Predicted 3D model of a 75-nucleotide RNA (c-di-GMP-I-GGC riboswitch aptamer) from a Candidatus Bipolaricaulota bacterium. Of the family's consensus pairs, 91% are formed in the model. Rfam family: c-di-GMP-I-GGC riboswitch aptamer. Its family is annotated with cyclic-di-GMP binding in the Gene Ontology.
RNA sequence: CCUGUAAAGGGCGAACCCGCUGGAAGGCGGGGGCGCAAAGCUGCGGGUCCAGAUCGGACAGCCGGGCUGCCAGGG
Numbered sequence: 001c002c003u004g005u006a007a008a009g010g011g012c013g014a015a016c017c018c019g020c021u022g023g024a025a026g027g028c029g030g031g032g033g034c035g036c037a038a039a040g041c042u043g044c045g046g047g048u049c050c051a052g053a054u055c056g057g058a059c060a061g062c063c064g065g066g067c068u069g070c071c072a073g074g075g
C1' cells in the first nucleotide's frame, strides 16, 4: 500500500417493544438482533425526510469526500 475467503478476541446494533424527550422528522436509555470490516468520527458535495411565508432542523445503517482505527492475508 492492497484485499476481506476462513478464524480468534471483541465492537456496533435494523425491524419491533417499553420509558423519557421533541411541533415533526427524529434523539436518548433499556430490551431485541436484521445485518455491518469502518454500521467509528465528520453535514463537506449530492440525496431523502420534517417544517414551511421564512429562518431552520433531522438522517453518518442512502451514495460520495475527509480524518482515524482492530484482526487476518498478500505485496
Stems, first nucleotide, its partner, number of pairs: 001074004011036002016031006034061001040067003044064003047059004